Record summary: A computed fold for a 75-nucleotide RNA from a Bacteroidota bacterium, annotated as transfer RNA. It matches the Rfam family "tRNA".
[in-house]
RNA sequence: GGCCCUGUAGUUUAAUGGAUAAAAUAAAAAUUUCCUAAAUUUUAGUUACAGGUUCGAUUCCUGUCGGGGCUACCA
Numbered sequence: 001g002g003c004c005c006u007g008u009a010g011u012u013u014a015a016u017g018g019a020u021a022a023a024a025u026a027a028a029a030a031u032u033u034c035c036u037a038a039a040u041u042u043u044a045g046u047u048a049c050a051g052g053u054u055c056g057a058u059u060c061c062u063g064u065c066g067g068g069g070c071u072a073c074c075a
Stems, first nucleotide, its partner, number of pairs: 001071007010025004018055001027043005048064005
């Protein structure tokens, strides 16, 4: 340099074109307790960036960026 895979909540994963992106865990608050832990309830939080197709994009296409892998050349 070329090719392939990948990027979703703090973390691990769902949602494969259809309304306001879901679950677990973590976080915060409340209840409970003498206190802590555990338990219960509640709350907030996410599609890497830009563009395109579409009535509608996490999903499809292009480019950039990050991560991983294979390979060629030089030495």